[in-house]
Context: one part of a larger RNA
Molecule: small-subunit ribosomal RNA, central domain
Organism: uncultured bacterium
RNA sequence: UUGGGCGUAAAGCGUCCGCAGCCGGUUUUAUAAGUCUGGAAUAAAAGCCCGAGGCUCAACCUCGGUUCGUUUCAGAAACUGUAAGACUCGAGUGUGGUAGAGGCAAAUGGAAUUUCUAGUGUAGCGGUAAAAUGCGUAGAUAUUAGAAGGAACACCAGUGGCGAAGGCGAUUUGCUGGGCCACCACUGACGGUCAGGGACGAAAGCGUGGGGAGCAAAUAGGAUUAGAUACCCUAGUAGUCCACGCUGUAAACGAUGAGUACUAAGUGUCGGGUUACCGGUGCUGAAGUUAACACAUUAAGUACUCCGCCUGAGUAGUACGGUCGCAAGGCUGAAACUC
Numbered sequence: 001u002u003g004g005g006c007g008u009a010a011a012g013c014g015u016c017c018g019c020a021g022c023c024g025g026u027u028u029u030a031u032a033a034g035u036c037u038g039g040a041a042u043a044a045a046a047g048c049c050c051g052a053g054g055c056u057c058a059a060c061c062u063c064g065g066u067u068c069g070u071u072u073c074a075g076a077a078a079c080u081g082u083a084a085g086a087c088u089c090g091a092g093u094g095u096g097g098u099a100g101a102g103g104c105a106a107a108u109g110g111a112a113u114u115u116c117u118a119g120u121g122u123a124g125c126g127g128u129a130a131a132a133u134g135c136g137u138a139g140a141u142a143u144u145a146g147a148a149g150g151a152a153c154a155c156c157a158g159u160g161g162c163g164a165a166g167g168c169g170a171u172u173u174g175c176u177g178g179g180c181c182a183c184c185a186c187u188g189a190c191g192g193u194c195a196g197g198g199a200c201g202a203a204a205g206c207g208u209g210g211g212g213a214g215c216a217a218a219u220a221g222g223a224u225u226a227g228a229u230a231c232c233c234u235a236g237u238a239g240u241c242c243a244c245g246c247u248g249u250a251a252a253c254g255a256u257g258a259g260u261a262c263u264a265a266g267u268g269u270c271g272g273g274u275u276a277c278c279g280g281u282g283c284u285g286a287a288g289u290u291a292a293c294a295c296a297u298u299a300a301g302u303a304c305u306c307c308g309c310c311u312g313a314g315u316a317g318u319a320c321g322g323u324c325g326c327a328a329g330g331c332u333g334a335a336a337c338u339c
Stems, first nucleotide, its partner, number of pairs: 003311004007293002012307001014200004021193003025087007033080002035076008049065006090190001091187003094183005102176007109153001114148007124135002161168002205246006214240002219235004257306006265284008288295002312339003321332004
């Protein structure tokens, strides 16, 4: 619970698409469903509300009355709806340009780490606050040449770019999505939002099969310590990588839902352009807002439309039920009781 809110106090679904629903640009004609005006019928009385009056007042009682609801008749035609028609500013299409780590696939490249082979070379190396475990005379570390293999792409690099979000960074090629600008040629409201629904969705995790250089949960050892199931060190398995399938969660954050219109300026930067301007991305700030911090044409200002969500703290995102999942678990989601 007809209220007030949702950046940080409780509260914006992780993101998008989208059926129903709700809302919807300019204009003409018609209609009369909504709407409005008048009449009639009905609405038991009491009560409620308004105005009077009576008990000394009040409660209480008495009288009068309006409004509202339903049905029906007659009318109005501004707005909403409906029907028919027209328009171009919203939306979309076309033509010509253009920027980009947008996506998918394949091929290729260099630096580095590791391992192996061979050469040189000799007693240490490594590691730390200091050490030790560890590696090394079966020749290590160092250095030179060669080979193998996996993963990541230094510089460029930028409050730079792209993407709905998650996210995307070596190079080349192929396929492919979206944006922006210019023209104002075409369609003619085709739009906005969206319960349910669908798709995408970091990392970790799961299944099957590969792969495994480095790193590294678990684990082992060495230290530290009163102890040290840690922080530090030496090793090291899942995993990290690939293919296919599942999971569906994050401080998934701008902690700020989407759309449209309006409301001072200054300045950096990216893309386009005829240098008027248009579209992104930042900073500082006017009015205004805010509890303050701050926000401020990329609003948290002024309004409208639609959706989601909140309603003291704990119990608790728990229990139970349902549903999804191989599982882990996800989604939905209380109460007793305590304060």